[in-house]
This is a predicted structure of a 71-nucleotide RNA (transfer RNA) from Clavulina sp. PMI_390. Model confidence (mean pLDDT): 80 of 100. The RNAcentral record of the sequence draws on ENA and Rfam. It matches the Rfam family "tRNA". Rfam classes the family as a transfer RNA. Taxonomically the source falls in Clavulina (Eukaryota, Fungi, Agaricomycetes, Hydnaceae).
RNA sequence: GCAUUAGUAGUUCAGUGGUAGAAUGGGUCGUUGCCAUCGACUCGGCCGGCGUUCGAUUCGCCGCUAAUGCA
Numbered sequence: 001g002c003a004u005u006a007g008u009a010g011u012u013c014a015g016u017g018g019u020a021g022a023a024u025g026g027g028u029c030g031u032u033g034c035c036a037u038c039g040a041c042u043c044g045g046c047c048g049g050c051g052u053u054c055g056a057u058u059c060g061c062c063g064c065u066a067a068u069g070c071a
Stems, first nucleotide, its partner, number of pairs: 001070007010024004018054001025043006047063005
């Protein structure tokens, strides 16, 4: 330098053109003599820009980051 893959919650991962979910994590409450466990509720996210579309996290292009391969 070229190509491929990936980028979603603090972390690990789903997901799909029609307002995004799980586990774990944080907080509050309950349970208990205390802690732990357990239960209820709650907090928190689509890498950036442009385009297509009635509507984009999803499709296209350009960038950024990471990994891999080739040179």